A computed fold for a 111-nucleotide RNA from a Bacteroidota bacterium, annotated as SAM riboswitch aptamer (S box leader). Its mean pLDDT, the model's own confidence on a scale to 100, is 77. The organism belongs to Bacteroidota, within Bacteria. It matches the Rfam family "SAM riboswitch aptamer (S box leader)". Rfam's curators write: The SAM riboswitch is found upstream of a number of genes which code for proteins involved in methionine or cysteine biosynthesis in Gram-positive bacteria. Rfam links the family to the GO term regulation of gene expression.

This record gives sequence, structure tokens and C1' cells, in this order.
RNA sequence: CACUUAUCCAGAAAGACGGAGGGAAUAGGCCCGAUGAUGUCUUGGCAAGUCCGCUAAAAGCGGAUAGUGCUAAUACCUUUUUCGAGGGCUCCCCUCGAAUGCUGAUAAGUG
Repeated sequence: CACUUAUCCAGAAAGACGGAGGGAAUAGGCCCGAUGAUGUCUUGGCAAGUCCGCUAAAAGCGGAUAGUGCUAAUACCUUUUUCGAGGGCUCCCCUCGAAUGCUGAUAAGUG
């Protein structure tokens, strides 16, 4: 880097730097932001895994460890297709619900 699989409505602070936009892509919304956002660093925290032990094993529980990811809003919402229900100016549109597709993020495996 590519492919495959799984998950994505939970959870989690502060300080310093910096100085204008940002919230992945397309488009439309809606939010965050000089009361300093996005981002970087430090510490903390949250989460899953790894190692060890208990156990026949799994699940579960406990311990240790140094790493990984995360730490506004459902991946903030919709932006594919299909089905169901309700409604409307009726063969189309809107709202809600469900499934599914694309894309993105994270993890594991393979090359």
C1' cells in the first nucleotide's frame, strides 16, 4: 500500500503552544469558534486487545505491563437502493421506521 472480515447511538479532563477557521469526501443542512475552535505537545482519563493466574475449556474474575486507539454533537444529520406505515397538490413528493449500498475511521488476518 492492497485485499478480506468485524465494529462504529456507550465511555472519557486539564494545562501549554498557536491564531482562524473547523466538524473525512460530493452537495445541502445544522453546529463548534477571539469567552481562542480545528490542530500540536504534556499529563490525566475512557475503551478494546496482549501477557500471567483461577477454570477441563469457553465465558467470567483477578493481577501486571508497556504500547495502541479515542477523549463536542449517532461516522452530527441527509446525500445509494429497496420495503413497510402515515400524509399530500397522487403514479410523484414529504415524514417516520427497517434493511442495504458507497465512502470514512479503528482493529485483526493475509499478500